[in-house]
Order: sequence, then structure tokens, then C1' cells
RNA sequence: GAUUUAUAAAGAAGAGGCGAGAGACCAGGCUCCCGGACCCUCUGGCAACCUUCCUUCCCGUGGAAAGGUGCCAAAACCUGUCCCGAAUGGGAAACUAUAAAUU
Repeated sequence: GAUUUAUAAAGAAGAGGCGAGAGACCAGGCUCCCGGACCCUCUGGCAACCUUCCUUCCCGUGGAAAGGUGCCAAAACCUGUCCCGAAUGGGAAACUAUAAAUU
């Protein structure tokens, strides 16, 4: 990098560094940002996919922990394609991200 499966309206910030754009790409909108964003480091935290332990004869279920990841503005910031609907709207897909497994 590729494939498969699952999840994505919940949750969780301080300090230091840097110095101009950032929110994945494109378009439109909206938002954050020199009162220092984004990003990096440290510390702290959230969650519970894998993992470990307890529960069970086993499986399953339930519970606990936090070793491997992940994450800590806004729904994956919103819309874009398809279906339903008079409309607000609802559903599905695609893409993306993350986990686990395979390659």
C1' cells in the first nucleotide's frame, strides 16, 4: 500500500516550542486563528477496538483494569451521489479516519 469486518451526533486540556494559515482532497458554506490557530514536545485526560483478569463446565453475557493503538473545537464542522417525502426532514451509498485480522 491492498482486502475484509466493525465503529464514527457521546466523551476528554494545560504548559512549553514554532510562527501563518487551519478545519483530509475538490467546490460551496460556515468556523478557528498574530489576544498565536494548525503542527511538535511534555504533562494530564477521554474512550474501551485488541489485550489481561473475574464471572460461566464451555461458549455467550456481564463486570474490572489499562499493557498495544486511537482520540481530546464545532456530527467525520455542514452540504455534494442515490432513494423516500409537499417540506422541515429521514434512510442508504461513496470517500475519509480509527481498530482488529489477513496479505
Predicted 3D model of a 103-nucleotide RNA (SAM riboswitch aptamer (S box leader)) from a Cyclobacteriaceae bacterium. The organism belongs to Cyclobacteriaceae, within Bacteria. The coordinates come from a structure-prediction model, not an experiment, and the mean pLDDT is 87.